Context: one part of a larger RNA
RNA sequence: GAGUAACGAUAAUGCGGGUGAAAAACCUGCUCGCCGGAAGUCCAAGGUUUCCUGCGCCACGCUAAUCGGCGCAGGGUGAGUCGGCCCCUAAGGUGAGGCAGAAAUGCGUAGUCGAUGGGAGACAGGUUAAUAUUCCUGUACUUGGUGAUAUUGUGAAGGGAUGACGGAGAAGGCUAAAUUGGCCGGGUGUUGGAAGUCCCGGUUUAAGCAUGUAGGAAGAGGUCUUAGGUAAAUCCGGGGCCUUAUUAAUUCUGAGAUGUGAUGACGAUCUGCCUUUUAGGCAGAGAAGUAAUUGAUGCCACGCUUCCAAGAAAAGUCUCUAAACAUCAGAUAUCAUCAAACCGUACCGGAAACCGACACAGGUGGACAAGUAGAGAAUACUAAGGCGCUU
Numbered sequence: 001g002a003g004u005a006a007c008g009a010u011a012a013u014g015c016g017g018g019u020g021a022a023a024a025a026c027c028u029g030c031u032c033g034c035c036g037g038a039a040g041u042c043c044a045a046g047g048u049u050u051c052c053u054g055c056g057c058c059a060c061g062c063u064a065a066u067c068g069g070c071g072c073a074g075g076g077u078g079a080g081u082c083g084g085c086c087c088c089u090a091a092g093g094u095g096a097g098g099c100a101g102a103a104a105u106g107c108g109u110a111g112u113c114g115a116u117g118g119g120a121g122a123c124a125g126g127u128u129a130a131u132a133u134u135c136c137u138g139u140a141c142u143u144g145g146u147g148a149u150a151u152u153g154u155g156a157a158g159g160g161a162u163g164a165c166g167g168a169g170a171a172g173g174c175u176a177a178a179u180u181g182g183c184c185g186g187g188u189g190u191u192g193g194a195a196g197u198c199c200c201g202g203u204u205u206a207a208g209c210a211u212g213u214a215g216g217a218a219g220a221g222g223u224c225u226u227a228g229g230u231a232a233a234u235c236c237g238g239g240g241c242c243u244u245a246u247u248a249a250u251u252c253u254g255a256g257a258u259g260u261g262a263u264g265a266c267g268a269u270c271u272g273c274c275u276u277u278u279a280g281g282c283a284g285a286g287a288a289g290u291a292a293u294u295g296a297u298g299c300c301a302c303g304c305u306u307c308c309a310a311g312a313a314a315a316g317u318c319u320c321u322a323a324a325c326a327u328c329a330g331a332u333a334u335c336a337u338c339a340a341a342c343c344g345u346a347c348c349g350g351a352a353a354c355c356g357a358c359a360c361a362g363g364u365g366g367a368c369a370a371g372u373a374g375a376g377a378a379u380a381c382u383a384a385g386g387c388g389c390u391u
Base pairs, nucleotide, nucleotide: 014030015029016028017027018026032388033387034386035385040368041367042366043365046348047347050346051075052074053073054072055071056070060068061067080141081140082344083343084342086119087118088117092113093112094111098107099106100105122139123138124137125136126135142340143339144338145337146336147335148334149333150332151331152330153325154324158320159319160318161317162316166307167306168305169304172300173299174298177294178293179292180291181290182203183202184201185200186199187198188196204265205264208260209259210258215253216252217251218250219244220243221242222241223240224239225238226237228236229235266289269285270284271283272282273281274280308311354363355362370382371381372380373379
């Protein structure tokens, strides 16, 4: 220079009460304003205690601070079903033998790793200061071991089927959700209008089990035969014949609805008790709980139609036999009983907690998707919810 620039989005504050040495900023009540395909809610990545409570204010916070993602101390993350681990493989890695090379090493078979993919099974309500599909209540489901009973061809690292998949488009059936009526509870000051075409709030309930619908797919069964499926096969594939059907039957699949789950839970409100008489807490009782309309980008459904560039694999599941074993072992069904370990689980997560040296106007994958107007996830105003961006 200078008590100057600046104090990091122009979404906005104002008043009462409380605490306190001190209050524009903390707590609380009432206004006002902002977001609302987000500035709300839930996951993944990443962070790693930042979560909750008590005490504190030297430093950190672009000001003050009684406040804090700050300091100190204590507390907090509960799983057969969620995710991982596990079984399986993709790209890719590694790689016994092997090939190449002077070597280091490179390539690579069998194998073995490797999810961002495939693979069994849980929902609703309640509860904590802080966790919950994990605890509690209620109602379920799956897999495996062992045992009992009944029945009896069982058997794989092999064969076959399935698993098993692209883009675009159109129509149908549903549901979530919303709106309106009815129903239930409560209110009704002003007024031209009150026995109202008035106002406010509520009208919620899962998985599972039973049934097998709208719709979708394929013809189905028997018998004989067989140069194929590396051996075998009763399986798959090829061929012959018969029965039945071809407007169909049969089988498979299949949302939703209905019943049950539920004489339960939830539910406005009321009653009682406790208390720091308010920012409250605990216990009990408990109304209505329905219909219509609109209607998804969600489900039926990777279905159907169509197009050419022709759109993973393996495990698993079903089936077939080989060796082998057939008094055994094994398989199928029902019942009983036991087991389901280990790791993650707090909190932030379009952000003051991640990546940007900062409490930085930048960046950050997925899910949910209310009302009025609108073609709309645009835009404007709002709900739930969250904020007013630390001078």
This is a predicted structure of a 391-nucleotide part of an RNA (large-subunit ribosomal RNA, domain III) from a metagenome.
The full RNA is in RNAcentral, with records from SILVA.
The coordinates come from a structure-prediction model, not an experiment, and the mean pLDDT is 80.